The part of an RNA shown here (small-subunit ribosomal RNA, central domain) has 348 nucleotides and comes from an uncultured Gemmatimonadota bacterium.
Its mean pLDDT, the model's own confidence on a scale to 100, is 86.
Context: one part of a larger RNA
This record gives sequence, C1' cells and structure tokens, in this order.
RNA sequence: UUGGGCGUAAAGCGCGCGUAGGCGGCCCGGUAAGUCCGCUCUGAAAGUCCAGGGCUCAACCCUGGAAAGCGGGUGGAUACUGCCGGGCUAGAGUCCGGAAGAGGCGAGUGGAAUUCCUGGUGUAGCGGUGGAAUGCGCAGAUAUCAGGAGGAACACCAACAGCGAAGGCAGCUCGCUGGGACGGUACUGACGCUAAGGCGCGAAAGCGUGGGGAGCAAACAGGAUUAGAUACCCUGGUAGUCCACGCCGUAAACGAUGAAUGCUAGCCGUCGGUGGGCAUGCCCUUCGGUGGCGCAGCUAACGCAAUAAGCAUUCCGCCUGGGGAGUACGAUCGCAAGAUUAAAACUC
Repeated sequence: UUGGGCGUAAAGCGCGCGUAGGCGGCCCGGUAAGUCCGCUCUGAAAGUCCAGGGCUCAACCCUGGAAAGCGGGUGGAUACUGCCGGGCUAGAGUCCGGAAGAGGCGAGUGGAAUUCCUGGUGUAGCGGUGGAAUGCGCAGAUAUCAGGAGGAACACCAACAGCGAAGGCAGCUCGCUGGGACGGUACUGACGCUAAGGCGCGAAAGCGUGGGGAGCAAACAGGAUUAGAUACCCUGGUAGUCCACGCCGUAAACGAUGAAUGCUAGCCGUCGGUGGGCAUGCCCUUCGGUGGCGCAGCUAACGCAAUAAGCAUUCCGCCUGGGGAGUACGAUCGCAAGAUUAAAACUC
C1' cells in the first nucleotide's frame, strides 16, 4: 500500500460555520466527453510469453512464430455518468400563526444564611475531636436581641423535566436578541449533503492590567496522629474563587458511539405542538424531543436494538504490537505556563 477496522481491545477531531474537493431528487429534449461495439492503419528491433528448429544436451546465443504494450485515427450505439437547454415538487428554503423553554447579552432588584462593625442583656467559658491540643475569651467571648456594612451563592419549586452545536445554562423583574419544533400550505424551484485547509466558539485551572474580597481555600504556619507524617483530622491562612478587558485552547471536552439520508416487530412513560371525542380532566390521533423494556438483526462477549452498535448510501476524521513517547529535534502559536504538529535509536 491493499485489506480490515474505530461503544469497552489501537482508533470519531471538544463543538460549530464554511472554501476547495467529493457526492447528489423526478420528467423530457439535445450532445456524445466518460462508457460500449465494429473497422483500419500504426505503436522499430531486442526483451517478456508460447513453443518449432540450430550450436553434441541445457543456459546463453542464432532463427522462425504467436501474443502483449489498448494508446492514436475512423464509423456507430445512447442505458448509466458528464455537459447544454426546458419542465416539476416529494429534498432544501421563504412566508403566515399561536404556544413552551435555567438558550444568549445588558440593566435593575429580593429574601434566607455566613462573616465583620456598633449598641443592649448576660457570665465563664467557647470551639474542636476518635480523644485532644493549637486557637478564641475577664481588655467580657460563646449564647441572645436590635441596628449597620459587604461579598458571594440562589433552599423549597426540581423532575427519570426543559433549552443550547458543544463547553454549558437556575431567585425575581424589565429591555435587546439567537435557534429549533409544531400547525397552515401562499411562494422559490434542487438553491442539497459532507467538508481537507481556513475562521469562530470552547469547563476548570493558569497568565496580564485594573478593581473587589463575605464564605471557601492550593501554598504556607501551628496543633494532633505516627517509628516517621513534607498526608489523612483540627485551628488559622495567601494566591485563587467574583467583576471588566485581553490571553490560554486543554479535559474521563464521554453516549468513551463523526455528520447526513433512506429502510427495518411491538409495549410502557414523559415534554412541546396539532386535530377530534368529551367535558374541564381524561381518552384517542399525528408530528417533533427525551427515557425504560424488548423482536428480528448485529456483537468476542458485555450489550445495542427506529435516539442502532441492525440493513444500505455519500463525505470527512482516525487506527495498524507493548515500551521508548504524545517524548526529542524542527516548525507554528503563546507574556509565560505550555499547546499543536511529531519521529528514531534501542528494547520486549
């Protein structure tokens, strides 16, 4: 490379938008590039192949024959693909309608709790643990009442629920705003799918500048434990956690399952819409989402099973024994931390 693969054995890029490219619905006409058929000439010789003869056999060599190199020229065929033209509406999109939603951004605002401050009551302890001690407290703590300050997070509702491409999103109100689903069927008429490069988004931690700092808490200090204890437990505590702007670009970024389309038994639940029954709560219907079980089928097994890991098609990414190593070197990116790309010797 071919092949075979990628839920858990090696293997799906964290996610999206989209360029090139690849692939692409139904009908008619044209063309004849791909495709198919015929004809003819040409594609030197040697070599290869087949095998007849010759060198005393054979190889080599000499001689004879056949085939191949399927390309070019020419005539034709038109199913499929391509190209050109015309038409269609089942794909895709636009429009109209009402509803659901922690989708996003900004502004405002609420109560509970912790901590701190001030004042009142009040007195000797509090705190903490397996038990203690460090610590706090007669300069009045803990407890309790009133007032105030400030930051962060939003109990119950809450769900096996909803929304988002993913990361993720939750007190309440207002403003701005993205997307999908459903119903109607007026419009466009294949406008589609995928996607190398590229661009954007991207938890936490971390970084830069400025702010903020209640609680929590790497580092650090002390007390315990212990043979030791650079830990687990306890008392403290700084970065950080929060905000603004700019970086970083990673993750068990997981459904460890790329995207899209078509097809393939049933049963039960739940969320959003629709139509109907009937009556205000259920039943039926249908479309979309999200779960549990389960047949065929698949699977090494576990299991998956219409939200497939089934049966097929298109496009992309990736794997190819373990270690060395996601390392070195080089390159690109980054303020740095580092990230991305990515070997070999050697070894089993």